[in-house]
Molecule: SAM riboswitch aptamer (S box leader)
Organism: Fructobacillus fructosus KCTC 3544
């Protein structure tokens, strides 16, 4: 260095608006959406990083984020951390 490990992947919707898309990188699949997708505001909800508060695992206070389905499933590809002396 790599092969190989694990972890990012856990949780948590409604309402206006908006009009056709979407599932965070490829491909395949599925599977959501005109009983309104993205996206955007409002309010609620989660607690995942930062930071406060407590003081060993909570708060949900201020920021970031995030609220369909096992990260949506396979397969690759990623980013961290052991593997590392």
């Nucleotide at each position: 260095a790599a092969a190989c490990u694990a972890u990012c992947a856990a949780g948590a919707g409604c309402a206006g608006g908006g009009a056709a898309g979407u599932g965070a990188u490829a491909c395949a699949g599925c599977a959501c959406g005109a009983u309104g997708a993205a996206c955007c505001u409002g309010c609620a909800c989660c607690a995942a990083c930062c930071g406060g508060c407590a003081g060993u695992u909570g708060c949900a206070c201020g920021g970031u984020g995030g609220u369909a389905a096992u990260u949506c499933u396979g397969u690759a590809a990623g980013a961290u951390a052991g593997g590392c002396a």